[in-house]
RNA sequence: GACCCUUUCGUCUAACGGUUAGGACACGGCCCUUUCACGGCUGUAAUACGGGUUCGAUUCCCGUAGGGGUCGCCA
Numbered sequence: 001g002a003c004c005c006u007u008u009c010g011u012c013u014a015a016c017g018g019u020u021a022g023g024a025c026a027c028g029g030c031c032c033u034u035u036c037a038c039g040g041c042u043g044u045a046a047u048a049c050g051g052g053u054u055c056g057a058u059u060c061c062c063g064u065a066g067g068g069g070u071c072g073c074c075a
Base pairs, nucleotide, nucleotide: 001071002070003069004068005067006066007065010025011024012023013022018055027043028042029041030040031039048064049063050062051061052060
């Protein structure tokens, strides 16, 4: 340098182009308990960035950025 894959809450992980973007752990609050732990209820929090297509994009396309891989070049 060329090509391919990948990027969603703090972490991990779901979501036929039409969802209130879900779940687990973590975190906050409440309950339970003499206390803690466990357990129960509940709340906050995310689609990397910029464009395009579409009535409608997390999803499809292009570019940028980060990460990974294959090949090549130099030495």